[in-house]
RNA sequence: UUGAUGCACGGCGAUGAGGCUCGCCGAAAGCGCCCCCUUCCGGGGCUGAUGGCUUCUGCAAGCAA
Repeated sequence: UUGAUGCACGGCGAUGAGGCUCGCCGAAAGCGCCCCCUUCCGGGGCUGAUGGCUUCUGCAAGCAA
């Protein structure tokens, strides 16, 4: 310096935080989808504050007081 494995720790999972849980990563994990154009570039449209469950906050729509 490099590789493998185990343990511990930490990080990540398209917009915030808490709890539980799942998966992934160790400098990687990760950086949504559709249509048109397209070497690159560019144009138009759509869902969602979750990886999943749940609570809170924010945003949007409807109804009632």
The RNA shown here (Fluoride riboswitch aptamer (crcB RNA motif)) has 65 nucleotides and comes from an Actinomycetes bacterium. It matches the Rfam family "Fluoride riboswitch aptamer (crcB RNA motif)". Rfam links the family to the GO terms positive regulation of gene expression and response to fluoride. The model forms 100% of the base pairs in the Rfam consensus. NCBI's taxonomy places the organism under Bacteria, Bacillati, Actinomycetota, Actinomycetes. The prediction has a mean pLDDT of 79.